Overview
A computed fold for a 1489-nucleotide RNA from an uncultured bacterium, annotated as small-subunit ribosomal RNA. The RNAcentral record of the sequence draws on ENA and Greengenes. Model confidence (mean pLDDT): 82 of 100.

RNA sequence: AGAGUUUGAUCCUGGCUCAGAACGAACGCUGGCGGCGUGCUUAACACAUGCAAGUCGAACGUGAUUGAGAGCUUGCUCUCAUGAAAGUGGCGCACGGGUGAGUAACACGUGGAUAAUCUGCCUGGCGAUUCGGGAUAACACUUCGAAAGGGGUGCUAAUACCGGAUACGUUGAGUAAUCAGGGGUUUGCGGGAAAAGGUGGCCUCUGAAUAUGCUACUGUGCUGAGAUGAGCUUGCGUACCAUUAGCUAGUUGGUAGGGUAAUGGCCUACCAAGGCGACGAUGGUUAGCGGGUCUGAGAGGAUGAUCCGCCACACUGGAACUGAAACACGGACCAGACUCCUACGGGAGGCAGCAGUGAGGAAUAUUGCGCAAUGGGGGCAACCCUGACGCAGCGACGCCGCGUGGAUGAUGAAGGCCUUCGGGUCGUAAAAUCCUGUCAGAUGGAAAGAAUGGUUACGGUACCCAAGGAGGAAGCCCCGGCUAACUACGUGCCAGCAGCCGCGGUAAUACGUAGGGGGCGAGCGUUGUCCGGAAUUACUGGGCGUAAAGGGUGCGUAGGUGGCCUUUUAAGUCAGAUGUGAAAUCCCCGGGCUUAACUCGGGAUUGCACUUGAAACUACAUAACUAGAGUACAGGAGAGGUGAGUGGAAUUCCUAGUGUAGCGGUGAAAUGCGUAGAUAUUAGGAGGAACACCAGUGGCGAAGGCGACUUACUGGACUGUAACUGACGCUGAGGCGCGAAAGCGUGGGGAGCAAACAGGAUUAGAUACCCUGGUAGUCCACGCUGUAAACGAUGAAUACUAGGUGUAGGGUAGCGACGACCCCUUCCGUGCCGCAGUAAACGCAAUAAGUAUCCCGCCUGGGGAGUACGGCCGCAAGGUUGAAACUCAAAGGAAUUGACGGGGGCCCGCACAAGCAGCGGAGCAUGUGGUUUAAUUCGAAGCAACGCGAAGAACCUUACCAGGUCUUGACAUCCCUCUGAAUGGCGCUUAGCACAGCGCAGGUCUUUCGGGACAGAGGAGACAGGUGGUGCAUGGUUGUCGUCAGCUCGUGUCGUGAGAUGUUGGGUUAAGUCCCGCAACGAGCGCAACCCUUGCCUUUAGUUGCCAGCACAUAAUGGUGGGCACUCUAGAGGGACUGCCGGUGACAAACCGGAGGAAGGUGGGGAUGACGUCAAAUCAUCAUGCCCUUUAUGUCCUGGGCUACACACGUGCUACAAUGGUCGGUACAACGAGUUGCUACCUAGUGAUAGGACGCUAAUCUCUAAAAGCCGAUCCCAGUUCGGAUUGUAGGCUGCAACUCGCCUACAUGAAGUCGGAAUCGCUAGUAAUCGCGGAUCAGCAUGCCGCGGUGAAUACGUUCCCGGGCCUUGUACACACCGCCCGUCACACCAUGGGAGUAGGCAAUACCCGAAGCCAGUGAGCUAACCGUAAGGAGGCAGCUGUCGAAGGUAGGGUCAAUGACUGGGGUGAAGUCGUAACAAGGUAACC
Repeated sequence: AGAGUUUGAUCCUGGCUCAGAACGAACGCUGGCGGCGUGCUUAACACAUGCAAGUCGAACGUGAUUGAGAGCUUGCUCUCAUGAAAGUGGCGCACGGGUGAGUAACACGUGGAUAAUCUGCCUGGCGAUUCGGGAUAACACUUCGAAAGGGGUGCUAAUACCGGAUACGUUGAGUAAUCAGGGGUUUGCGGGAAAAGGUGGCCUCUGAAUAUGCUACUGUGCUGAGAUGAGCUUGCGUACCAUUAGCUAGUUGGUAGGGUAAUGGCCUACCAAGGCGACGAUGGUUAGCGGGUCUGAGAGGAUGAUCCGCCACACUGGAACUGAAACACGGACCAGACUCCUACGGGAGGCAGCAGUGAGGAAUAUUGCGCAAUGGGGGCAACCCUGACGCAGCGACGCCGCGUGGAUGAUGAAGGCCUUCGGGUCGUAAAAUCCUGUCAGAUGGAAAGAAUGGUUACGGUACCCAAGGAGGAAGCCCCGGCUAACUACGUGCCAGCAGCCGCGGUAAUACGUAGGGGGCGAGCGUUGUCCGGAAUUACUGGGCGUAAAGGGUGCGUAGGUGGCCUUUUAAGUCAGAUGUGAAAUCCCCGGGCUUAACUCGGGAUUGCACUUGAAACUACAUAACUAGAGUACAGGAGAGGUGAGUGGAAUUCCUAGUGUAGCGGUGAAAUGCGUAGAUAUUAGGAGGAACACCAGUGGCGAAGGCGACUUACUGGACUGUAACUGACGCUGAGGCGCGAAAGCGUGGGGAGCAAACAGGAUUAGAUACCCUGGUAGUCCACGCUGUAAACGAUGAAUACUAGGUGUAGGGUAGCGACGACCCCUUCCGUGCCGCAGUAAACGCAAUAAGUAUCCCGCCUGGGGAGUACGGCCGCAAGGUUGAAACUCAAAGGAAUUGACGGGGGCCCGCACAAGCAGCGGAGCAUGUGGUUUAAUUCGAAGCAACGCGAAGAACCUUACCAGGUCUUGACAUCCCUCUGAAUGGCGCUUAGCACAGCGCAGGUCUUUCGGGACAGAGGAGACAGGUGGUGCAUGGUUGUCGUCAGCUCGUGUCGUGAGAUGUUGGGUUAAGUCCCGCAACGAGCGCAACCCUUGCCUUUAGUUGCCAGCACAUAAUGGUGGGCACUCUAGAGGGACUGCCGGUGACAAACCGGAGGAAGGUGGGGAUGACGUCAAAUCAUCAUGCCCUUUAUGUCCUGGGCUACACACGUGCUACAAUGGUCGGUACAACGAGUUGCUACCUAGUGAUAGGACGCUAAUCUCUAAAAGCCGAUCCCAGUUCGGAUUGUAGGCUGCAACUCGCCUACAUGAAGUCGGAAUCGCUAGUAAUCGCGGAUCAGCAUGCCGCGGUGAAUACGUUCCCGGGCCUUGUACACACCGCCCGUCACACCAUGGGAGUAGGCAAUACCCGAAGCCAGUGAGCUAACCGUAAGGAGGCAGCUGUCGAAGGUAGGGUCAAUGACUGGGGUGAAGUCGUAACAAGGUAACC
């Protein structure tokens, strides 16, 4: 410090996720030791038991017990000492300890104030401690009660209580000075105090036991100084919600009084009507606050365990007493809930102290030891108490430290795993050898912790010494990317994984296991939470044209902000000093535990306050200025606004005329109108609405918006002058206006247009698009609504920052005839282009989206949703404000490359058109589907499967079916034994020719004679075998786009980048062919050419070919001599290149025409198929991974099947006839094939063929007859002398065998069919059409396939349309790429949520009723010790009663929150449901608001 994830790829925006650190944690697996910490986060839920606050005899009266002594009536009395226990009294119990429920507050933090206060114990001061009195508990007796607990009578003490004196303070008045209000000083008058106490010692005085004396200590009193602690008050800071906007009657203030330690509405009476609030009152929700802790670079964010400070609370609520302090955790009273005891009458209790229990929960410890230390209470002290505290126990809960051994050790052992079978790896790891001794265990010794006599829980602990012995001590997670680390097997969208992206559908580095590896290590992972990364709330440090985001627009309030200059002040600002910022923590420097964690000492510490200075800037005040702003004067421009009036054109309607059959409308029609006279046309009239041309990215207005003309009223802007004011400015939350269209209300108006509606069409449907009608509405007046893609998707203002060119309104200079134009310059609008700059890009660019300042509004992933609820507004429609649950990992912007478009442009192709011949109808052949079957083997599936694999299924082939055999096998390699050949032939068994057995005949090579080679048989196992699966694991091969003209690269340049450029453009071509231009320059694969063939010529060579001339022979023939001229054969060459001429073109490329030529513009044909696409085809040509099978899915045999047949489709053949059929005669080819062959010729047969037989291993012989054609004859338009299917009979051939299931022949039979619906195929010249011939396969079997030649056309205007393709461009929400994407209803399942008659609760208030305890007030006839009084009595007090307040409770109507509810609304999610096709292309009616 970043990374993954939106896309085919890119940049950006933006969310989600990860890597880090932390924790009072929990869970899973595992677990050796020690130190230091830490441990109910949940039920402030309920608690058994024990302990946690007592102490003092030196305050007091009793006094059990024990001991000693004395007296003696030996079991009693007295004295002394001891002093349990309870009581009176004092101090403490308000500390310490716990918890965080409440509290949004002066509760807390920080800094002040107290001139408005208190403070026990402590320190200091005074030096007072005087005179008296009456009771009471304990105790005794008695009495009530189950108990708890009381009652009565009697006795008694005090440092308990009471009275008097004195002292000081307080209050009032006066006085003098000061001040800030109650502060300070002096004088007079009224009320309030004590314990003559306790203990020890002493005897100088009184007195003599000793205290009434003295002294010491201690206690008490007063004072007010200090210290400590506390109260009250105050500036600032301190959570969320505005879907909480108004709150408040003791409320705000005053006066008087009361109350308090003290101020104060704290309380009461009276008076006034205030107080708080957008700088957030009131209300609601949540929460103890801080030091700190975690994180972070910091700023911040989150948090408030342990430790420290403060607050609050103590079962719930209320109220008080005592006291220095409490409204009191282990006190009291009342009410309530709960628990317990009970004799039913009544009582008792409060662990949020330490342990512990139950419950809750994912989860949190011992009913331990000790007061030795530290600290606290009491005491003079000894001492007592202390679950504070010190320690121990439990828990890997955290941090820190240590160990589980070290060295040597290769044959790289065994074993595991992988393997290309060679090896690799675990791995120096182990074993083995030599060492060490930390920790644990056991033995011995043994602390400090206490400054002082004793005392040590921890603890026989830390620590130390010695012995022994590698022994007792390693796991967890991960290994697809992020992210370090890979293989095998299993599984087969199953089981499962997953933080995000995503893995798994038979070769999973992602699941499970194993081996190996990586990480950390007594731990490791997971889960949860917080911070970080996240600049993803942006103060530091973000944005708003299109990604989320500028308010529809103006005026203006508060607020914010503001030109130039003088002087002042010092609030902000800056500098210095002081106080504070507790300790602990963090950080820095040191010290102590063996180290570290831990701990100790010192330093530092943004803040606040106060004070002293500075005066630039901001601010306050003051005096000026004119550049901002405004006023004045003079001009011209304008659809600016409002009212009134006027006008013409057009539509419609009415009246009248002319006139006759249609009009209208559409893609085409129909509805509609019209013979009752329409449309058309002429004239007149009525009425409403809108204003052609001018008209212009022209004008005006804040925006919405404004368009005939005239007039009245009226707003604003602009230009010029520089006279006046003198910062008066800018922005603007709330607020107030304006605000298109539609809509609403009332009243008018209504020509045209036109939602709804009706009809006609279209359509599968058509509640639409189209047509005919048509009502609201559109118009006017008044009122409401307040929204729009209200857009420049761009808030307002000001300043600055290159230019160029239009246009509108003014001014100025020049020219000019001071006319028009032209031109210069300036101001203000409105456009375009463009530099810098900016931007993700597109773009913006003085009218900024540039550079800055200031103010306002708004945004923070998509969906849910601008929805719900609530509030406000509205007559309603609705508007405004505006969530959440839930769900997804994206949604989005700009640009790029493709693909696509019922987008555009250019171009090509038998693509259309123009033609010719077909197919589709018939019969047959053949292939396919389907059906059938035991099997009808398998594959091929739009073009690009279907006379395809198959260039030939009777057996074989053959893979299928039925039946029957074999199991190392039909075939290959290796081992052992035997044999000597083997193969083959014959016979028998067997259903059988398989397999097997038996018999017969026949029969090897080499040798060193052991054997070897080879072959057979038998045996064992490795293995063979598979046309079994997967063409979606593959190689190879092939099809197709397409013989289309394209596909790329290097370097350079441009772009952030994907990419672009080149390859686009202008021409041209069959062509990315060539030329020109150009930030490109070159190159490669394709095109073309080179290759084969054909067409012309030359030359070479003439046999088997040829024969012109010469000769011979014949009935005739190159038959023979001879020749190689010609034809031909087959080698080598030539020839054609836009080379020449003319024209067009850009002086190019090229095109057009012409000449010559056998051939002319690639001459014709073939071979040749770029990068790639289709997971195209093929595992059944072959090869091959993996899987499956192994007495079978292998192998062999017989028979059957692949040949089936209601049907459908493809491809062909033959026809339907006269351009023909039949018969007779007659002519002309080429390519090829042949010895298991082609077969002349002869004979036989009607024929297929048969029997003989020449030649030929082929330019020699044979197949070989070419056919159409031509010349004649006949048929005469018919289902025929067309057509030949089908069937019968008789034959032939091949073959082991023609039944299923071959071909051919003859005779007979003579079906459909008379030119073929919708639709559709081929072909542009030696082509189509037509005619025959040959070959491969092959025993036999072509109408198929591959070739060959013969005869031989028609048409092409042209590119609008259909199909396919190429290039450029455009749009896109597509990228699996339009066979794309995608929307809504309905149906089903699940989830969360709104409404809902209501139902049942919580919370906080309000009103009223009741009114406990208690304080206060009143009363007090009852009772009453201290004082007064001789007494009577009084003063004072108490009980009781009454009243105000008052908790809980009750009643009532509301508020609010969450829950629940028949039914209901929409929403979300969910591999393959239904209906349509709304959007994305002009998405087929442009889309959207």